[in-house]
Context: one part of a larger RNA
Molecule: small-subunit ribosomal RNA, 3' major domain
Organism: uncultured bacterium
RNA sequence: UGACGGGGGCCCGCACAAGCAGUGGAGUAUGUGGUUUAAUUCGAAGCAACGCGAAGAACCUUACCAGGGCUUGACAUAUACGGGAAUACUUAAGAGAUUAAGUAGCUCUUCGGAGUCUGUAUACAGGUGGUGCAUGGUUGUCGUCAGCUCGUGCCGUGAGGUGUUGGGUUAAGUCCCGCAACGAGCGCAACCCCUGUUCUUAGUUGCCAGCAUGUAAAGAUGGGAACUCUAAGAAGACUGCCGUAGAUAAUACGGAGGAAGGUGGGGAUGACGUCAAAUCAUCAUGCCCUUUAUGUCCUGGGCUACACACGUACUACAAUGGAUGUUACAGAGGGAAGCUAAAUAGUGAUAUGGAGCGAAACCCAAAAAGCAUCCCCAGUUCGGAUUGUAGGCUGAAAUUCGCCUACAUGAAGCCGGAAUUGCUAGUAAUGGCAGGUCAGCAUACUGCCGUGAAUACGUUCCCGGGCCUUGUACA
Numbered sequence: 001u002g003a004c005g006g007g008g009g010c011c012c013g014c015a016c017a018a019g020c021a022g023u024g025g026a027g028u029a030u031g032u033g034g035u036u037u038a039a040u041u042c043g044a045a046g047c048a049a050c051g052c053g054a055a056g057a058a059c060c061u062u063a064c065c066a067g068g069g070c071u072u073g074a075c076a077u078a079u080a081c082g083g084g085a086a087u088a089c090u091u092a093a094g095a096g097a098u099u100a101a102g103u104a105g106c107u108c109u110u111c112g113g114a115g116u117c118u119g120u121a122u123a124c125a126g127g128u129g130g131u132g133c134a135u136g137g138u139u140g141u142c143g144u145c146a147g148c149u150c151g152u153g154c155c156g157u158g159a160g161g162u163g164u165u166g167g168g169u170u171a172a173g174u175c176c177c178g179c180a181a182c183g184a185g186c187g188c189a190a191c192c193c194c195u196g197u198u199c200u201u202a203g204u205u206g207c208c209a210g211c212a213u214g215u216a217a218a219g220a221u222g223g224g225a226a227c228u229c230u231a232a233g234a235a236g237a238c239u240g241c242c243g244u245a246g247a248u249a250a251u252a253c254g255g256a257g258g259a260a261g262g263u264g265g266g267g268a269u270g271a272c273g274u275c276a277a278a279u280c281a282u283c284a285u286g287c288c289c290u291u292u293a294u295g296u297c298c299u300g301g302g303c304u305a306c307a308c309a310c311g312u313a314c315u316a317c318a319a320u321g322g323a324u325g326u327u328a329c330a331g332a333g334g335g336a337a338g339c340u341a342a343a344u345a346g347u348g349a350u351a352u353g354g355a356g357c358g359a360a361a362c363c364c365a366a367a368a369a370g371c372a373u374c375c376c377c378a379g380u381u382c383g384g385a386u387u388g389u390a391g392g393c394u395g396a397a398a399u400u401c402g403c404c405u406a407c408a409u410g411a412a413g414c415c416g417g418a419a420u421u422g423c424u425a426g427u428a429a430u431g432g433c434a435g436g437u438c439a440g441c442a443u444a445c446u447g448c449c450g451u452g453a454a455u456a457c458g459u460u461c462c463c464g465g466g467c468c469u470u471g472u473a474c475a
Stems, first nucleotide, its partner, number of pairs: 001475002003472003007469007015459002019423005026315008034306002042053002064301007073124001077123008087104007106115003126290002129288003135284002137279003140275001142273001147186006153162003166177003192267004197235007207224002211222003238261001241255005317416001321375006333364003338357002343352003382413001387408007429451007
């Protein structure tokens, strides 16, 4: 100087407390461990691994296993020599890779050759092989915590200190005052984006108040530029104003005006560093290893196994509910090898059909909640696992191993032990919708809107963190 203390002081955080909803019990989905296996590819490991890499394993992916092939190679560059093809189609063998046969079949040219392809040979290629404790790059975490430093000066033999400590204050090393310090940098804040209010401009594909036309209904039509909205610009919030407290300061509390009040709400933004943290399997890369194999092609299998254990979710155990009928109002998105309307067939998944739309125009698209009726507290008209049968869709191909529909079946489960998680407001909880991935497959992920709470006395305690101080057999 740090680090640590079941030392002290001050302060903060859904850290506790006060509340709400959960997890832990059931079934299923998914990840992990373990076990099994020819293989169940690899990585991730307290917080900060475990719906994680993976925004989607039937083949492919694929790295794993078995078997069948190749060896200058699936891919790159170069040289020498030889050839004229490469490629497409047909036939045959084969699980295919591949092999054989047949047919068709090059361009430019100064006629030397060149391009391109192929064969042989040599340099070499290749490696998702090892080492993240050799590395770059990227990322997590403490933590959006308020800290981390430098120049000059001063103090100290020196390590180092001071500044950065102190009195107040703040979300903040934020600001004020003081002070052997005076200044400065990286962080904080602001500048950026979205959202909340108003104005201006613009008015189609969006809108319709007033005036007409028109309909079963309809901005459907003339028209309008008011309103909504769209999307560009501007204004607005600064403790600016008033009062009280304070040290005449910073600031705090209350009030006015205001759509918004003291950082308005949300996002992006992550200082010096810590964990030899993660990643050699995104990529790059040193060294080591491999070279008829640890490379590469193919078929099939596996990654989907299953006495079990754990994590994360979904669905429930019901009446604030279930079923049937009926009926309003969203936002944000996507669409051409695409979204697919009307109509028709089917109980349905879906099929036929083909209008419109590269989309403020058409389509996905039905929002779900709401209202009425039935059920009457039951393992039930709750719950839907499991299984059977019959179908549909995608795709060469659904057996291992996809999704959906109908009928039948109708398991556990009656609110969950110890323990434990999230959340302070348009939040929790709850309801649906969309997108990416994608041929097909979503209870996951990323977004969107609807309905919409309870509680916070307080900081004694648990956890984490910041500042000062003290002790130390630690560095």